This is a predicted structure of a 371-nucleotide RNA (Bacterial RNase P class A) from a soil metagenome. It matches the Rfam family "Bacterial RNase P class A". Rfam's curators write: Ribonuclease P (RNase P) is a ubiquitous endoribonuclease, found in archaea, bacteria and eukarya as well as chloroplasts and mitochondria.

[in-house]
RNA sequence: GAGUCAGCCAGGCAAUCGCUGUAUUUCUUCGUGAAAUACAGAGGAAAGUCCGGGCUCCACGAGUCAGGGCGCCAGGUAACGCCUGGGGGGCGCGAGCCCACGGAAAGUGCAACAGAAAGCAAACCGCCGAUGCACUCUCGCGAGUGCAGGUAAGGGUGAAAGGGUGCGGUAAGAGCGCACCGCGCCGGUGGCAACACUCGGUGGCACGGCAAACCCCGCCCGGAGCAAGACCAAAUAGGAGAGUUGUGGGCCCGCAAGGGUCCAAGGUGCGGCUCGCAUCGACUCUCGGGUAGGUCGCUUGAAGUGCACGGCGACGUGCAUUCCAGAGGAAUGAUUGUCCACGACAGAACCCGGCUUAUCGGCUGACUCUU
Numbered sequence: 001g002a003g004u005c006a007g008c009c010a011g012g013c014a015a016u017c018g019c020u021g022u023a024u025u026u027c028u029u030c031g032u033g034a035a036a037u038a039c040a041g042a043g044g045a046a047a048g049u050c051c052g053g054g055c056u057c058c059a060c061g062a063g064u065c066a067g068g069g070c071g072c073c074a075g076g077u078a079a080c081g082c083c084u085g086g087g088g089g090g091c092g093c094g095a096g097c098c099c100a101c102g103g104a105a106a107g108u109g110c111a112a113c114a115g116a117a118a119g120c121a122a123a124c125c126g127c128c129g130a131u132g133c134a135c136u137c138u139c140g141c142g143a144g145u146g147c148a149g150g151u152a153a154g155g156g157u158g159a160a161a162g163g164g165u166g167c168g169g170u171a172a173g174a175g176c177g178c179a180c181c182g183c184g185c186c187g188g189u190g191g192c193a194a195c196a197c198u199c200g201g202u203g204g205c206a207c208g209g210c211a212a213a214c215c216c217c218g219c220c221c222g223g224a225g226c227a228a229g230a231c232c233a234a235a236u237a238g239g240a241g242a243g244u245u246g247u248g249g250g251c252c253c254g255c256a257a258g259g260g261u262c263c264a265a266g267g268u269g270c271g272g273c274u275c276g277c278a279u280c281g282a283c284u285c286u287c288g289g290g291u292a293g294g295u296c297g298c299u300u301g302a303a304g305u306g307c308a309c310g311g312c313g314a315c316g317u318g319c320a321u322u323c324c325a326g327a328g329g330a331a332u333g334a335u336u337g338u339c340c341a342c343g344a345c346a347g348a349a350c351c352c353g354g355c356u357u358a359u360c361g362g363c364u365g366a367c368u369c370u371u
Base pairs, nucleotide, nucleotide: 001369002368003367004366005365006364007363008362009361011339012338013337014336015335016334017333019041020040021039022038023037024036025035026034027033043345047356048355050354051353052352053351054350055225056224057223058222067221068220069219070218071217072086073085074084075083076082087101088099089098090097091096102216103215107214108213109210110209124155125154126151127150128149131148132147133146134145135144136143137142163181164180165179166178167177168176182205183203184202185201186200187199188197189196190195229296230295231294232293239287240286241285242284243283244282245281247264248263249262250261251260252259253258266280267279268278269277270276303322304321305320306319307318308317309316310315340343
């Protein structure tokens, strides 16, 4: 100088005026009211609501199917799709970073363009043409040309063309044969395991890719969410019950008690009255459900800090200590002064553990590379 990883801070100070909560005191129309004083008052992400849990209510005999999720191994945890350690693969000189990382010799399916050929491979160029056929030359041996055909070594296409290098071999070639490398399978050794091996044997050896395509295998999952839910509880209307009071007649049901219905009278409302219209038992008390409203849930918690011990670590155990917003249309602000490096993203709403995303600048530690 250039980088990697981990952690921390998130404008400071002062004055004035406000807001929310708690405690104390005083006042009080006693109310959950008012005032004064003291103390406290957003975040590293409070965000996205993407996972996991606590809590609450509902459901629930068990299991399976369906549906959804997860997916190398071991551990941590209340739990997880998170974290730690390890294995494998990829990137980087390196510190280090990234990976949905089970199964493609169960089955189905997909693969643009290019290319002759792309899923029991394939002959465009090239090479060969030993063998077979035809023709030409030759006295003959033989030679040449063409065709049939052979060939995956070379060229070309492609993301991918069915192991690599070399020697032998051949008409030319080819795991066709051999050596080495690589690969598959079996065994052995090490490891809890994933897996590894400078180990032994065996097979001339391709089985291609895609499962964030269907699918198969293994494991996990009941639903809704603080507008959850619990308690207190007006007025009005409606419901149930009790008591008091209240006419006549017809019809129906019933043994009866009684009930229903219609008419008249009557009550009530409109109206000064008549007529008329509408409507009907009236009054009192009690009970329960629910609404408005209020209270709780609400912040002491898988909590923070420090120390010790165990563990590589995530984390766990023990002791000591601290209390750190709880509003409810929603407080946490505004103004002024001053200083500096001129201030980013952003605002709690039941609570935690994560992940992801946003973020001006600055600080600390460890490590790497280069000079």